[in-house]
RNA sequence: UAUCGAAAGGGCAAAUCCAGUGAAAACUGGAGACGCAAAGCCACGGGCCUAAAGCUUUACGCCAAGGCAGCCGGGUUUCCGAAA
Numbered sequence: 001u002a003u004c005g006a007a008a009g010g011g012c013a014a015a016u017c018c019a020g021u022g023a024a025a026a027c028u029g030g031a032g033a034c035g036c037a038a039a040g041c042c043a044c045g046g047g048c049c050u051a052a053a054g055c056u057u058u059a060c061g062c063c064a065a066g067g068c069a070g071c072c073g074g075g076u077u078u079c080c081g082a083a084a
Base pairs, nucleotide, nucleotide: 003084004081005080011036012035016031017030018029019028020027021026034070040076041075042074044073045072046071047068048067049066050065054062055061056059
């Protein structure tokens, strides 16, 4: 230094509930912790969710667009330092 993940300090926060935003998925804030060593950040590839607008064959349809980084891969930054 890279892999790696013991300890310590600290960090994040699933479900659920409340308030707000949104057509929805979902997001933001508060409460709350299932978990997480990148559960920090980026929708680049795949995947999943929504589909107000639009399209059509009018329906279990397609889709502009939006969302998920806590689905996988990739990019990028990064605290600590036992064992190997």

A computed fold for an 84-nucleotide RNA from a Bacillota bacterium, annotated as c-di-GMP-I-GGC riboswitch aptamer. Taxonomically the source falls in Bacillota (Bacteria, Bacillati). Its mean pLDDT, the model's own confidence on a scale to 100, is 89.